[in-house]
Context: one part of a larger RNA
RNA sequence: CAGUAGCAGCGAUAGUCGGGUGAGAACCUCGACGGCCUGAUGAGCAAGGGUUCCUCGGCACUGCCAAUCAGCCGAGGGUCAGCCGGUCCUAAGACACACCGCAACUCGACUGUGUCAACGGGAAACUGGUUAAUAUUCCAGUGCCAUCAUGCGUAUAAAGUCGACGCCGUGUGGAACGCUGAGCCGGGCAUUCGCCCGGUCGAAUCGUGGAACCUCGUGGAGACCGUCACGGUAAGAAGCGAGAGAAGCGCGAGAUAGCGAAAGUCAGCCGUACAUAGGGCCCGUGAAAAGACGAGCAUGAUGUCCGUACCGAGAUCCGAAACAGGUGCUCUGCCAGCGCAAGGCACGGCCU
Repeated sequence: CAGUAGCAGCGAUAGUCGGGUGAGAACCUCGACGGCCUGAUGAGCAAGGGUUCCUCGGCACUGCCAAUCAGCCGAGGGUCAGCCGGUCCUAAGACACACCGCAACUCGACUGUGUCAACGGGAAACUGGUUAAUAUUCCAGUGCCAUCAUGCGUAUAAAGUCGACGCCGUGUGGAACGCUGAGCCGGGCAUUCGCCCGGUCGAAUCGUGGAACCUCGUGGAGACCGUCACGGUAAGAAGCGAGAGAAGCGCGAGAUAGCGAAAGUCAGCCGUACAUAGGGCCCGUGAAAAGACGAGCAUGAUGUCCGUACCGAGAUCCGAAACAGGUGCUCUGCCAGCGCAAGGCACGGCCU
């Protein structure tokens, strides 16, 4: 320069009043009212950050004003795992060594060997409780897996099978969520009929049931059987019988566990996840390896190491900053709707 520019401009225009604390309050806190977000401004993760988490004490700094507040300052505390992830396996790819090239190399290929490399593959855990701050990790209850030892049993522990796979429709089964009706419990309005709101829970695991497709036996066919659709059939259709056979599926145990103040039931619709079946498309044909099953029972022992706090964004990441920018995955109630659209509203969050 200059007490100048800025501290206004965004489809997220947001506060107001009263109480409290305090030396001091528009902005710290409590209450009421009023608003904002609804495929996200909610909830759970990854990357990245690295203590920012929680508590106590502060206000010189940081905070676009102030501050008694704080992602700021000082101190103390906090991250607990056989079953979540890493660890194991391989992919594109990378590296090392050998070999070769080069005048030479920390340079450059093939090949061989080895190692590394994940959001892919994969042995096994659920429910409840608990802290100011951790929890599938602690505690309670109930389970499961691998390895080893011992005992009993099988035995050539092998063939084989799984792992193991594209894109797009369709049929069937179907938790959950939602909706409808009824019963029960609780609450609100009304105190006459009634109306409205909320709840009506309960896991892994074990046992059992379980359709289609397939296989086998029987059977012996025509204008026959069958599908949403394409179809099938003497190389054996329909029909009848049997075997094996799915779900995050039903039922029972789990559970005179737990949760709830109490009740702690039933029926229907829709139908996501999941399972299954059959189709369409391709000048594209849609990984590998570890490993598992095949291959029993009982008892006992062992299960080391690393991560685990918190943010995950209109203030904890990247963008020089508390920056209207950028940043991967999962969940997604109601009204009405084809709809994850536009609009409105719950739960939850927020009003710097």
Model confidence (mean pLDDT): 86 of 100. Predicted 3D model of a 352-nucleotide part of an RNA (large-subunit ribosomal RNA, domain III) from Halorubrum aquaticum. The organism belongs to Halorubrum, within Archaea. It was read from a public genome assembly. It matches the Rfam family "Archaeal large subunit ribosomal RNA". Clan: LSU clan. Its family is annotated with structural constituent of ribosome and ribosome in the Gene Ontology.